[in-house]
Formats: sequence, C1' cells, structure tokens
RNA sequence: GCUGUCGUGGCCUAGUCGGUUAGGGCGCCAGACUCAUAAUCUGGAGGUCGCGGGUUCGGAUCCCGUCGACAGCA
Repeated sequence: GCUGUCGUGGCCUAGUCGGUUAGGGCGCCAGACUCAUAAUCUGGAGGUCGCGGGUUCGGAUCCCGUCGACAGCA
C1' cells in the first nucleotide's frame, strides 16, 4: 500500500433482508427484606448505535468517505 471482518450505555452483547419507544446480562444508585452485611426482590439513572455525508416518508440496519482494532496479502 491492497483486501476482508468488526465498532451499539462503565464492561459484555441482541437487533444489521429498513418501520411503534434501541432490548438483555454484569456493574452503579435508591428502596424492601435483615440486628447488620451478603444473597434475593422491586424501582431508577446511563446510548443520540465510532465520526461525517448520501438515499428514503422513515437508517443501528442500505450506499459513499473517513478514523480505530484485528486478520490476510504484498
């Protein structure tokens, strides 16, 4: 330099053949329970889906560019 895969809350991940509010687990905060802690139960906060642009009535999803990680080729 070329090619491919991936990028979604603090961490991991589903959704990726376009359609209601982006769902789940761990963690975090509050409450219940307890003498207290843990466990368990209930509730809550936290994402503008790597970034920019395009297509579309509508984009995490399709297209283009770009950045990063990994793999392969040279």